[in-house]
Predicted 3D model of a 593-nucleotide part of an RNA (large-subunit ribosomal RNA, domain V) from a Candidatus Woesearchaeota archaeon. The source organism's lineage runs through Archaea, Nanobdellati and Candidatus Woesearchaeota. The full RNA is in RNAcentral, with records from ENA. The coordinates come from a structure-prediction model, not an experiment, and the mean pLDDT is 80.
Context: one part of a larger RNA
RNA sequence: CCUGAGAUUUCCAGUGGGAAGUGAAGACCCCGUGAAACUUUACUGUAGCUUGUUGUUGUGAUGUGACUUGUGUUGUGCAGUGUAGGUGGUAGUUGUUAAAGCGAGAGUCGCUAGGUUUUCGUGUAGACGUCAAUGAAACACCACCCUUCAUAAAUCAUUUCGCUUACUAAGAUUUGUUUCUUAGGACAUCGGCAGGUGGACAGUUUGGCUGGGGUGGCACACCGCUGAAAGGAUAUCAGCGGUGCCCAAUGGUUGGCUCAACCCGGUCAGAAAUCGGGUGAAGAGUGCAAGUGCAAAAGCCAGCCUGAUUGGACCUCUAACAGAACGAGUUCCAAACAAGAAAUUGUGGACUAGCGAACCUCUAUGUCCUCCUUGAUGGGGGCUAGAGAUGACCGAAAAGUUACUCCGGGGAUAACAGAGUUGUCGCGCCCAAGAGCUCAUAUCGACGGCGCGGCUUGCUACAUCGAUGUCGGCUCUUCCUAUCCUGGUUGUGCAGAAGCAGCCAAGGGUGGGGGUGUUCACCCAUUAAAAGGAAUCGUGAGCUGGGUUCAGUACGCUGUGAGGCAGUAUGUUUAAUAUCUACUGGAAAUGUU
Numbered sequence: 001c002c003u004g005a006g007a008u009u010u011c012c013a014g015u016g017g018g019a020a021g022u023g024a025a026g027a028c029c030c031c032g033u034g035a036a037a038c039u040u041u042a043c044u045g046u047a048g049c050u051u052g053u054u055g056u057u058g059u060g061a062u063g064u065g066a067c068u069u070g071u072g073u074u075g076u077g078c079a080g081u082g083u084a085g086g087u088g089g090u091a092g093u094u095g096u097u098a099a100a101g102c103g104a105g106a107g108u109c110g111c112u113a114g115g116u117u118u119u120c121g122u123g124u125a126g127a128c129g130u131c132a133a134u135g136a137a138a139c140a141c142c143a144c145c146c147u148u149c150a151u152a153a154a155u156c157a158u159u160u161c162g163c164u165u166a167c168u169a170a171g172a173u174u175u176g177u178u179u180c181u182u183a184g185g186a187c188a189u190c191g192g193c194a195g196g197u198g199g200a201c202a203g204u205u206u207g208g209c210u211g212g213g214g215u216g217g218c219a220c221a222c223c224g225c226u227g228a229a230a231g232g233a234u235a236u237c238a239g240c241g242g243u244g245c246c247c248a249a250u251g252g253u254u255g256g257c258u259c260a261a262c263c264c265g266g267u268c269a270g271a272a273a274u275c276g277g278g279u280g281a282a283g284a285g286u287g288c289a290a291g292u293g294c295a296a297a298a299g300c301c302a303g304c305c306u307g308a309u310u311g312g313a314c315c316u317c318u319a320a321c322a323g324a325a326c327g328a329g330u331u332c333c334a335a336a337c338a339a340g341a342a343a344u345u346g347u348g349g350a351c352u353a354g355c356g357a358a359c360c361u362c363u364a365u366g367u368c369c370u371c372c373u374u375g376a377u378g379g380g381g382g383c384u385a386g387a388g389a390u391g392a393c394c395g396a397a398a399a400g401u402u403a404c405u406c407c408g409g410g411g412a413u414a415a416c417a418g419a420g421u422u423g424u425c426g427c428g429c430c431c432a433a434g435a436g437c438u439c440a441u442a443u444c445g446a447c448g449g450c451g452c453g454g455c456u457u458g459c460u461a462c463a464u465c466g467a468u469g470u471c472g473g474c475u476c477u478u479c480c481u482a483u484c485c486u487g488g489u490u491g492u493g494c495a496g497a498a499g500c501a502g503c504c505a506a507g508g509g510u511g512g513g514g515g516u517g518u519u520c521a522c523c524c525a526u527u528a529a530a531a532g533g534a535a536u537c538g539u540g541a542g543c544u545g546g547g548u549u550c551a552g553u554a555c556g557c558u559g560u561g562a563g564g565c566a567g568u569a570u571g572u573u574u575a576a577u578a579u580c581u582a583c584u585g586g587a588a589a590u591g592u593u
Stems, first nucleotide, its partner, number of pairs: 008589008017581003022575001029410004034406002036402004042204005048197008058163004063158004068153005075146001085145005092128003101122009167184006207220001208218002216237001221243006244393001245287001246349002251305007259283001261279005285294002288354001290352003309335005315329003337346003360388005366383001368382005417464001418462001419460003423457001425453006434444002471546001472544003476538001477535005484509003487504006512524003552570004556565003
């Protein structure tokens, strides 16, 4: 200099940036002494199955066993006529209804000596006891009992084999709930009682703390010290440690002694063994942690003992300031004791840890109480004192899964995003040992120090759980500069060219491909360059839905299993609407000059 737009108000059509827009008391996460479903070698039960027994359920034989009764039989210690079962009574018992003895045969027992039973023959009037030896005297006789074996009977149990009438099955038959045939048969079936088995089914449980929950741990009962801020009390998954016992002596008492270490001396003997002397308040020791104590002892030895006993009463801690259990401890009284000459000391260990309710069971004691029973007795319960365990330690009897899930809640509590912080991360500055042939600072810069940013990853849990849609890509826009390129400029270990490092500068640019869901990273060919960030890791009422993160299914691994796995694979739902505001395009109205 040229061109264009530009007051205000209203309306129309759109777009979908915002109203942490609407939708649904968040489905993820945690909590609830919530629920449900599923699982199992969780707990407790129940069907079912099974075994035994009993009833329904009778009868015969056979073998075996148990028990009772009857009959018979058996029974060497030594001494002793001799094979003496035990105890008691008693002086007789038995025999012509053929005793003893002898001979023969048979059975049985046996310690090899013989005993015992029985049959036949012979035989004629006795035989055996009471006496001597023995702890005990006659199997002369009688009674009761023990032991060995045999036999008979009764009862019970059981093995095997039968029977038919209960009962069962099939078939036939009858007016009939009747009868018959066949097969089974006191079995089975059914009922009672008891044992076993029993996720087939049922009801439940499956702890708490917790810098979210889980995994881990125990900070869940106790003790010492620190924290603890000089009275008392005092928290954290704060720090350093310890306890769940041990000891019949490591306890009580009386008496005695003194330790560690060092120095000197001394056979083997040395730095260090045992011995002598000296210094030595404790630097040792103490049953075990730490703290506090302790020297004629609380340490170390020796003698004698059991006070590591029984009963009772306060008190202290536990438990600051209300109440309070278990437990632990102090003091005193009484009893009976121990040691000591005695005074005295002693109710465990020098003190502070070493522990446990109700119910149930057991033990102990007693002129105890009470109930039942008895001729006496005996039994149950109680009173008192102990023992048996709950360690989640003031003490339910108790395993898991849920992505098939549900309900009530929580921003009291996690995952995304925000906020705070900034160890980590990124970027600077200071100092300058050193590298750079020489030379700290052209360039690089150790050991250290101080910052900035708020992009990484953490930490916190402050806002949001009656919901702020979660990775990446696509689309579209603005901003920052700690500048990759392009522009200007300084230093150089800048000859020039090409670089290296710095300063100013955000106007514009910063691209295309490959495989991967990828951001990132890697690779290819170009390029002046292929910079880094912010905007709810910009942007899902704009798209996509490949990934993550439902239900179904499969593989690998894991789990007894239901199931599980920042392992893998495949998987059909991405809602509706535009009131306000914002923006885009269009139209109209009106004021002044």